[in-house]
Molecule: c-di-GMP-I-GGC riboswitch aptamer
Organism: Syntrophomonadaceae bacterium
RNA sequence: UUCCGCCAGGGCAAACUUACUGAAAAGUAAGGACGCAAAGCUAUGGGUCUAAAGCGGUACAGCUAGGACUGCCAGGCUGCCGGAA
Repeated sequence: UUCCGCCAGGGCAAACUUACUGAAAAGUAAGGACGCAAAGCUAUGGGUCUAAAGCGGUACAGCUAGGACUGCCAGGCUGCCGGAA
């Protein structure tokens, strides 16, 4: 460095609840553990979600991401321990 894994030591924390932020999706914090060998970071590609403003418009419906999701799939960067080459 690459591959395989999680013995040990540990790490993270789904759903849900409470508070706050937000138009919303969702995020942050506390509690809580469904799970995760990168469930660490990154919005780069794909995908999914939301639509305040804007467009449309009699009113609607609808459209749209520069908003969101990395625990949706990949890519990039970084990393503990053990085994093998």